[in-house]
RNA sequence: GAAGCCAGCCAGACCGUCGCCGCCCUCGUUUCGAGGGGGGAGGAAAGUCCGGGCUCCACAGAGCAGGAUGCCGGGUAACGCCCGGACGCUAUAAGUCGCCGCUCGCGCGGAUGACGAAGGCGAGGAACAGGGCCACAGAGACGAGUCGUCCCGGCGUCAAACCCGGGACGGGUGAAACGCGGCAACCUCCAUCCGGAGCAACACCAAGUAGGCGGACAUCGACGCUGCUCGCGUAAGUCCGCGGGUAGGUGGCUCGAGCCCGGCGGCAACGCCGGGCCUAGACGAAUGACGGUCAUAGCGCGCGCAGGCGCGCCGUAACAGAACCCGGCUUAUCGGCUGACUUCGCUU
Numbered sequence: 001g002a003a004g005c006c007a008g009c010c011a012g013a014c015c016g017u018c019g020c021c022g023c024c025c026u027c028g029u030u031u032c033g034a035g036g037g038g039g040g041a042g043g044a045a046a047g048u049c050c051g052g053g054c055u056c057c058a059c060a061g062a063g064c065a066g067g068a069u070g071c072c073g074g075g076u077a078a079c080g081c082c083c084g085g086a087c088g089c090u091a092u093a094a095g096u097c098g099c100c101g102c103u104c105g106c107g108c109g110g111a112u113g114a115c116g117a118a119g120g121c122g123a124g125g126a127a128c129a130g131g132g133c134c135a136c137a138g139a140g141a142c143g144a145g146u147c148g149u150c151c152c153g154g155c156g157u158c159a160a161a162c163c164c165g166g167g168a169c170g171g172g173u174g175a176a177a178c179g180c181g182g183c184a185a186c187c188u189c190c191a192u193c194c195g196g197a198g199c200a201a202c203a204c205c206a207a208g209u210a211g212g213c214g215g216a217c218a219u220c221g222a223c224g225c226u227g228c229u230c231g232c233g234u235a236a237g238u239c240c241g242c243g244g245g246u247a248g249g250u251g252g253c254u255c256g257a258g259c260c261c262g263g264c265g266g267c268a269a270c271g272c273c274g275g276g277c278c279u280a281g282a283c284g285a286a287u288g289a290c291g292g293u294c295a296u297a298g299c300g301c302g303c304g305c306a307g308g309c310g311c312g313c314c315g316u317a318a319c320a321g322a323a324c325c326c327g328g329c330u331u332a333u334c335g336g337c338u339g340a341c342u343u344c345g346c347u348u
Base pairs, nucleotide, nucleotide: 001344002343003342004341006339007338008337009336010335012294013293014292015291016290017289018288020040021039023037024036025035026034027033028032042319046330047329049328050327051326052325053324054198055197056196057195061230062229063228064227066194067193068192069191070190071085072084073083074082075081087122088121089120090119095115096114097113099110100109101108102107125189126188130187131186132183133182134181146171147170148169149168150167151166152165153164154163202251203250204249205248212242213241214240215239216238217237222234223233224232225231258277259276260275261274262273263272264271265270295316296315298313299312300311301310302309303308
């Protein structure tokens, strides 16, 4: 320097004008306005697939059912996630060996066979606890048995053959056939773990109609705790059906298992210590448009040995937009930068 492969970061910046949203301050004003300040959509905000925080059931349990994970160790609030180490499978690059052709030889060329790195994948306990499945082919795939040869015994014969029973070896089919075969992303067994529902949770306020009508059960009842059982709790009633009114406002709602920098420990994930920062909270749903400068990708032209420089055009590219908040995984995706590892080449 090139190629391969893995990981991380960025996702334009500044200024001006107008416009939108919310927060703070001041002044007026009376639920409106003016001025000033500073802030305003992602790496996936997506899928709703896991794990939680939070709220309620609820004062809170036990068992069964059901579900999830599955090598060892570590991290984490936790996980089906992440890190490290093994084990198994798996490519292809450079290259090596082999094959063919040419050559006196070195070697060259061709087709492609084998080996071959970082890397990629793993759905990973148990097959003698039991059940089930193994297409096609093959006689036969759960205990059954085809063909051939040989041995032993029996029947039979003048002697044989055929036939019966037992044993040994071999062939063909197939992934697998005298069974200590395969499959448990089949049921199951083992170990460990798991209440449920969800911000449309939940709490409060205002308004309003018809706190209306009918039925069932009735404390041994009704309702609630995902399903079932026990148990517990609630109220003096509970549930079902018909009919009527309302569906408005406020909170929840953003300071977080938060982010950035440095040091220490650790292979790493990550942890500890010190310092600094505050960075949307909308609600039929705001975060936009224009202009200029800089930066940058692409295209064109010119200059230069080259690195590169200048000018012009055009764009801010793709995937895509918060709605209670975090940690992950998965999916989609434009371009740039940086680094580790593997192989090759050149120089020293």

The RNA shown here (Bacterial RNase P class A) has 348 nucleotides and comes from a Betaproteobacteria bacterium. It matches the Rfam family "Bacterial RNase P class A". Its family is annotated with dimeric ribonuclease P complex, ribonuclease P activity and tRNA processing in the Gene Ontology. It is annotated as a ribozyme. Rfam describes the family as follows. Ribonuclease P (RNase P) is a ubiquitous endoribonuclease, found in archaea, bacteria and eukarya as well as chloroplasts and mitochondria. Lineage of the source: Bacteria > Pseudomonadati > Pseudomonadota > Betaproteobacteria. The model forms 92% of the base pairs in the Rfam consensus.